[in-house]
The RNA shown here (Glycine riboswitch aptamer) has 119 nucleotides and comes from uncultured Shewanella sp.
RNA sequence: CCUCUGGAGAGACUGUAAGCAUUAGUGGUUCGCAGCUUAAUGUCAUUACAGCGCCGAAGGCGAAAGUGGCAGUUGAAUUAAUUCAACUGCCGCGAAACGCUCAGGCAAAAGGACAGAGG
Numbered sequence: 001c002c003u004c005u006g007g008a009g010a011g012a013c014u015g016u017a018a019g020c021a022u023u024a025g026u027g028g029u030u031c032g033c034a035g036c037u038u039a040a041u042g043u044c045a046u047u048a049c050a051g052c053g054c055c056g057a058a059g060g061c062g063a064a065a066g067u068g069g070c071a072g073u074u075g076a077a078u079u080a081a082u083u084c085a086a087c088u089g090c091c092g093c094g095a096a097a098c099g100c101u102c103a104g105g106c107a108a109a110a111g112g113a114c115a116g117a118g119g
Stems, first nucleotide, its partner, number of pairs: 001119006011052001013051006019043006026035001028033001053106003059102001060100003066093012
């Protein structure tokens, strides 16, 4: 890296518009019913937009102990240069299943950190 298997969480939220389906009406007619228009109902598990609420295990981001460097202060050693230690400030390195919630997600499907088996 590939294949197979397992794999959590959170609104099937609300509204608008369109699409689709059904019913009624209209309508010409070959009396089976096309089409058009209006109204109602349903559908959000068809699409788009808007709103509120939530999840964390694609990805992304954050930093603890510690540690490196620079500067300053104090102390010790030292003839001195200098060396060492502690403290303070600044700049880095620094993990996750922790945190953030940008992205992503909130029926199923898909995805999915990670785990097991095989190559």
The organism belongs to Shewanella, within Bacteria.